[in-house]
RNA sequence: AGCGGGGUAGAGCAGUAGGUAGAUCGUGGGCCUCAUAAGCCCAAGUCGCCGGUUCGAGUCCGGCCCCCGCUC
Numbered sequence: 001a002g003c004g005g006g007g008u009a010g011a012g013c014a015g016u017a018g019g020u021a022g023a024u025c026g027u028g029g030g031c032c033u034c035a036u037a038a039g040c041c042c043a044a045g046u047c048g049c050c051g052g053u054u055c056g057a058g059u060c061c062g063g064c065c066c067c068c069g070c071u072c
Base pairs, nucleotide, nucleotide: 001071002070003069004068005067006066007065010025011024013022019055027043028042029041030040031039048064049063050062051061052060
């Protein structure tokens, strides 16, 4: 320098015909218990950044940044 893959909640991840952004674990609160754990219920929290297209973008388009791999 070129090519490919990836960046979504605290963590590891899902989300392809564009139409309210999710599950698991974790965290906080409650229930239960003599108490703890387990179990049950509820809640907070998020699309790498900047633009563009569109009534509407995690998703499509452009640029940039970061991580992994391959080639030179």
Annotation: Predicted 3D model of a 72-nucleotide RNA (transfer RNA) from Spirosoma sordidisoli. Its mean pLDDT, the model's own confidence on a scale to 100, is 82. Taxonomically the source falls in Spirosoma (Bacteria, Pseudomonadati, Bacteroidota, Cytophagaceae). Rfam family: tRNA. About the family: Transfer RNA (tRNA) molecules are approximately 80 nucleotides in length. Their secondary structure includes four short double-helical elements and three loops (D, anti-codon, and T loops). Further hydrogen bonds mediate the characteristic L-shaped molecular structure. tRNAs have two regions of fundamental functional importance: the anti-codon, which is responsible for specific mRNA codon recognition, and the 3' end, to which the tRNAs corresponding amino acid is attached (by aminoacyl-tRNA synthetases). tRNAs cope with the degeneracy of the genetic code in two manners: having more than one tRNA (with a specific anti-codon) for a particular amino acid; and 'wobble' base-pairing, i.e. permitting non-standard base-pairing at the 3rd anti-codon position.